[in-house]
Molecule: small-subunit ribosomal RNA
Organism: Lactobacillus johnsonii
RNA sequence: AGAGUUUGAUCCUGGCUCAGGAUGAACGCUAGCGACAGGCUUAACACAUGCAAGGCGAGGGGCAGCAGGGGAGUAGCAAUACUCCCGCUGGCGACCGGCGCACGGGUGAGUAACACGUAUGCAACCUGCCCCUGGCUGGGGGAUAAGCCGGAGAAAUCCGGUCUAAUACCGCAUAACGCUGCGGGGAGACAUCUCCCUGCAGCCAAAGAUUUAUCGGACAAGGAUGGUCAUGCGGCGCAUUAGCUGGUUGGCGGGGUAACGGCCCACCAAGGCGACGAUGCGUAGGGGUUCUGAGAGGAAGGUCCCCCACACUGGUACUGAGACACGGACCAGACUCCUACGGGAGGCAGCAGUGAGGAAUAUUGGUCAAUGGCCGGGAGGCUGAACCAGCCAAGUCGCGUGAGGGAAGACGGUCCUAUGGAUUGUAAACCUCUUUUGCCGGGGAGCAAGCUGUGUCACGUGUGACACAGCUGAGAGUACCCGGAGAAAAAGCAUCGGCUAACUCCGUGCCAGCAGCCGCGGUAAUACGGAGGAUGCGAGCGUUAUCCGGAUUUAUUGGGUUUAAAGGGUGCGUAGGCGGACUGUCAAGUCAGCGGUAAAAUUGAGAGGCUCAACCUCUUCCCGCCGUUGAAACUGGUGGUCUUGAGUGGAUGAGAAGUACGCGGAAUGCGUGGUGUAGCGGUGAAAUGCAUAGAUAUCACGCAGAACUCCGAUUGCGAAGGCAGCGUACCGGGACGUCACUGACGCUCAUGAACGAAAGCGUGGGGAGCAAACAGGAUUAGAUACCCUAGUAGUCCACGCCGUAAACGAUGAGGACCAAGUGUUGGGGAAGACCCAGUGCUGCAGUUAACGCAGUGAGUCCUCCGCCUGGGGAGUAUGCACGCAAGUGUGAAACUCAAAGGAAUUGACGGGGGCCCGCACAAGCGGAGGAACAUGUGGUUUAAUUCGAUGAUACGCGAGGAACCUUACCCGGGCUCAAACGACGGAUGAAUACUUUUGAAAGGAGGUAGUCCUACGGGACAUCCGUCGAGGUGCUGCAUGGUUGUCGUCAGCUCGUGCCGUGAGGUGUCGGCUUAAGUGCCAUAACGAGCGCAACCCCCAUCGACAGUUGCCAUCAGGUAAAGCUGGGCACUCUGUCGAGACUGCCGGCGCAAGCUGUGAGGAAGGCGGGGAUGACGUCAAAUCAGCACGGCCCUUACGUCCGGGGCGACACACGUGUUACAAUGGCAGGUACAGAAAGAAGCGACCGUGCGAGCGGAAGCGGAACUCGAAAACCUGUCUCAGUUCGGAUUGGAGUCUGCAACCCGACUCCAUGAAGCUGGAUUCGCUAGUAAUCGCGCAUCAGCCAUGGCGCGGUGAAUACGUUCCCGGGCCUUGUACACACCGCCCGUCAAGCCAUGGAAGCCGGGGGUACCUGAAGUGUGCAACCGCAAGGAGCGCCCUAGGGUAAAACCGGUGACUGGGGCUAAGUCGUAACAAGGUAGCCGUACCGGAAGGUGCGGCUG
Repeated sequence: AGAGUUUGAUCCUGGCUCAGGAUGAACGCUAGCGACAGGCUUAACACAUGCAAGGCGAGGGGCAGCAGGGGAGUAGCAAUACUCCCGCUGGCGACCGGCGCACGGGUGAGUAACACGUAUGCAACCUGCCCCUGGCUGGGGGAUAAGCCGGAGAAAUCCGGUCUAAUACCGCAUAACGCUGCGGGGAGACAUCUCCCUGCAGCCAAAGAUUUAUCGGACAAGGAUGGUCAUGCGGCGCAUUAGCUGGUUGGCGGGGUAACGGCCCACCAAGGCGACGAUGCGUAGGGGUUCUGAGAGGAAGGUCCCCCACACUGGUACUGAGACACGGACCAGACUCCUACGGGAGGCAGCAGUGAGGAAUAUUGGUCAAUGGCCGGGAGGCUGAACCAGCCAAGUCGCGUGAGGGAAGACGGUCCUAUGGAUUGUAAACCUCUUUUGCCGGGGAGCAAGCUGUGUCACGUGUGACACAGCUGAGAGUACCCGGAGAAAAAGCAUCGGCUAACUCCGUGCCAGCAGCCGCGGUAAUACGGAGGAUGCGAGCGUUAUCCGGAUUUAUUGGGUUUAAAGGGUGCGUAGGCGGACUGUCAAGUCAGCGGUAAAAUUGAGAGGCUCAACCUCUUCCCGCCGUUGAAACUGGUGGUCUUGAGUGGAUGAGAAGUACGCGGAAUGCGUGGUGUAGCGGUGAAAUGCAUAGAUAUCACGCAGAACUCCGAUUGCGAAGGCAGCGUACCGGGACGUCACUGACGCUCAUGAACGAAAGCGUGGGGAGCAAACAGGAUUAGAUACCCUAGUAGUCCACGCCGUAAACGAUGAGGACCAAGUGUUGGGGAAGACCCAGUGCUGCAGUUAACGCAGUGAGUCCUCCGCCUGGGGAGUAUGCACGCAAGUGUGAAACUCAAAGGAAUUGACGGGGGCCCGCACAAGCGGAGGAACAUGUGGUUUAAUUCGAUGAUACGCGAGGAACCUUACCCGGGCUCAAACGACGGAUGAAUACUUUUGAAAGGAGGUAGUCCUACGGGACAUCCGUCGAGGUGCUGCAUGGUUGUCGUCAGCUCGUGCCGUGAGGUGUCGGCUUAAGUGCCAUAACGAGCGCAACCCCCAUCGACAGUUGCCAUCAGGUAAAGCUGGGCACUCUGUCGAGACUGCCGGCGCAAGCUGUGAGGAAGGCGGGGAUGACGUCAAAUCAGCACGGCCCUUACGUCCGGGGCGACACACGUGUUACAAUGGCAGGUACAGAAAGAAGCGACCGUGCGAGCGGAAGCGGAACUCGAAAACCUGUCUCAGUUCGGAUUGGAGUCUGCAACCCGACUCCAUGAAGCUGGAUUCGCUAGUAAUCGCGCAUCAGCCAUGGCGCGGUGAAUACGUUCCCGGGCCUUGUACACACCGCCCGUCAAGCCAUGGAAGCCGGGGGUACCUGAAGUGUGCAACCGCAAGGAGCGCCCUAGGGUAAAACCGGUGACUGGGGCUAAGUCGUAACAAGGUAGCCGUACCGGAAGGUGCGGCUG
């Protein structure tokens, strides 16, 4: 210090999440020791038991109990024992008295308050014990408790009589510098006051004890300590709490108090508080401090310290220096306990402990040794304060679980590319060494100061110091020290996809599960579970909860507001905030010095002590607040001056600014009349409608209402909404220009009041046109719409409401400053110059996330106001205000999501645009779709009909040959080192050939013949056995390689450097022209390059050179019936190889060029000459695990393998691809020509014979330019004559041939016979642009044969048409919009149906806190009183005021629940439609009104997003 997450990618906005620190924690796993600190956060719930406040005999009376002493008696010889008496002594239960119990300890309920903090004040106060000072302490009196006697009661307790003491109580005396009252004088400060001096009058005290040392008592003054009271300032949430207040605010007088005060009371006045937040509601003890943070802040207030409050709940007072009192009292209430039922007792929020609650928090321990407290003269007593110990990893700090060496890198585990390696890992073993902690043995503190006794000394007469002796330690035999044995007794937890350090295997298979966010898991999971390994921390480690941080994500430091959330619709204006120039003064803000305070602890800094550290100790520092002294620049207050801000007067001129009244023409509709006749109107096309009762059209006249054509425009005016014919009246605002005047009069503006389009509402008018709703007609699957015909509110006027809009420049108002250029409106000016005010555009700097803005800022600054803080829920609910209503304003939460958004980029897409191409359409030719058959597929069937291919890009496809084989499928029969092969070891046998039997075969069981080589070890071969390697057309093409299809032979796809952009990315590759082409040229922030295009390669077309046999034959010769047949030749053809040739090269035209064009020339060929091979980056998780290869998974007497048979050939159907036809451009018969390219030895087979024929029997030649196979259409002649035919040949019957082990399922061919459908094919659809289509035959591969009509080739004959690019399909480039990016087969809206969740309303029901009114009213303070008691004082009793509590009543507020009901959110595959995103198919959206299953539609006005 940042990181992850919105997107295909980017930048921004913005939320969510993580890494850090912390805790009085809890939970899970684990656990060796010590030190220090900590330990009911919940029920201020209830408490058994014990303890937590007593002490003083030097205040007193006393003597129940104890001890001593004395006396008496009894027993005993006595010692002694027992009993009784004596307070005589030590002491002492209970009692009187004094002091303490108001401290210490606990808790946080209440409290939003002078409770707390801080700083002041008290001239308005108190203060026991303590210190200091002054003087005083005389003399009396009457009671009472205990005790004793008696009584009541279960008890608690109480009553009566009687005796008695005091430092208990009460008079008297004395008395001030005390108190009170009345005077006089002085001083201070200004308030009714205070202080000093003085005069008079009145009033108030006391206690003794004793060991004679002392300790006390009373009054007054002062101090110290502690406390009360008052005030300024500070610290909380809600305004959906806006008004509150009757002792309320003040005065006068009194009461009360320690003291001031409405604290209380009588009277008088009507005040007091509040947007600077009163009142109400909710929450909460406050602070020092703690955590976090760079800080500013935010959060917290446990332990420790200070203050406050409370003590079962509520009230009350008493005592006292102090309490309205935790372990006191009284009363009321709730609860618990005892009871003899009549009455009583109690208060752990003290220490332990119990129950309960809870995720959760300890021992019914020891000691007063120390520190402190109370009492006491002291010794001493008491002290759950305190000091210690116990329990708990609950925290912080420290230590340990060993150290060094040790490689065969052991065994084992795990993993891998696996004869081997990697890792665990110097880790272990093993060797050497050490001994902290623990264990055993021994020693053993400091904490101790005091107190008592004796003695000495000092001052002085009771204290201090010193010396000696004695006594005191809970913790604890602890800390610590020494010795001993021994590596011995001591390591876990979490994590390992990214963030975030750490990776592999197995299991699982959207299951089980994980998860803080993003997200993992659907058969190869580094994300689940286990294992190995690794990483992090370590006696701990993780999880959960909470707080701060990161979060500049509430922004003072330190944010924003055109489009992301956010400028109020607009001006006026109050409070408030801010404010021009010069000068004087004050000193509030501001700054500086000094002083006080800021408790201690804590934090920071520096030292020191525990072996270190944590911990502890010492020193030092501190924001702030208050006071005081000064400074005077700035802000502020105040005085004076000024004119530039602002305003006023007069002059000029512009304008759809406003209001009212009047006037005008055109158009429309209607009425009347005329002319006129069959239609009009309307639409994409129609229909509804109107019209022969005369429409539409047209002419004339009249009426009505509304709106103002042209001018008219980035025009003008207005604050905004808004404003448009012409005229008049009234009236608002602004501009220019020049003088004069005022003299800061200004800016902004919460609340407020005013204006405010359209729609809408009320009342009354008006109503031509238009037109929600409604109706009809169309469209449509439907059409509650778009279109059409009608049509009502409304639109118009007057008055009154409403108060909202995309009320927009989505941009608040004012002021200052900051390059230019250009247009326009108004004014000035002689002016085209120039100046001012407005209104537009282009652009600099600057700015912005970008788009953009840019003197009319979204720039640089100042002032003030409004508003924002993730999306949804929701501008909803509720409350309140306003409104006639519609509704408007203000305005949440639960719940839910990990995003929602802005701008820009690249694509893709559009029922967007532009340009261009392609047998894409069009123009043509021939087909398919109808028939029969062939073949493939689907489906069905089946024991099996093996498998794959499935839009284009599957379907005569894998298959270029299914009768067996193939074969993978089915049935049946066999085998299990296996059907085959390799290696090793062993056994047997040569190998091998023949054969018998069984069987369907495979296989099983036999027999005969045979007897290899050898350096004798053995070897080769075969069979068997064992071991190791098998085998699988089983699965996954979504794990893969390779190969292939398609877009597409489309012209594209990229890179380097540079430049532009924050970036994705762009540029280049765009633009103009051109091309088949990103082909080229020109232009150009680009310049070049690569993969593609083209070319290079092959075939064909022309020529040349070379080579001539098996080819050829012109010349020469021979020769034949004929024939290159022969000699010969290589000229020609041809074959084969190598070359030439074509490049827009030349000419004309057009063009800058590239290039285009021409019946051009030349040429065999002309503008790419024709064809082939060649397929860019990529797309379709396209196809193939069954061609092959290969990862993983699966089978192993079977999912392997062998054999026989069957099936792959089934058949109601459907589709694709073909063949043959339907005939005369034809069929049939006869005759007669002409190819190319191939293939051939288990072959092609001439020729001869034979058969009608397929073929058969012989057989030459040929491994082939030599032999073999060889055309058909065409052409000629004849016939058929339009018919189911002399068309067509399916099907079927019969007879054969050939191949083959074998043609039944299931071959081809031949002959004879049979002679089906079919007469040119619906919607629709396919191919082809020239040697092409069409048509004709020939060959080859596979192959024993063949289901081939298929595939691949070859040649023969040989057309038609293309105006053109509007449309269909596909594609390319540019541009535009986008809410798409799985990319339009996209995205997405609303109703309905289902499940779950939270929530609003609701008849009511239940509960809570607070207040009001009335009734009642305990204890108690205060107060009153004739009856009773008492001589009296006084008491009893009875009243009064006030009050806790109780009761009654009406209302408000808050919460819970509630039949039913409303919407909302969420939820892999429900229903209906298609609203939005593209011109989204009717542009969308905003406000409003009406309507409709729903999205929505329509009207009116507005916006451009």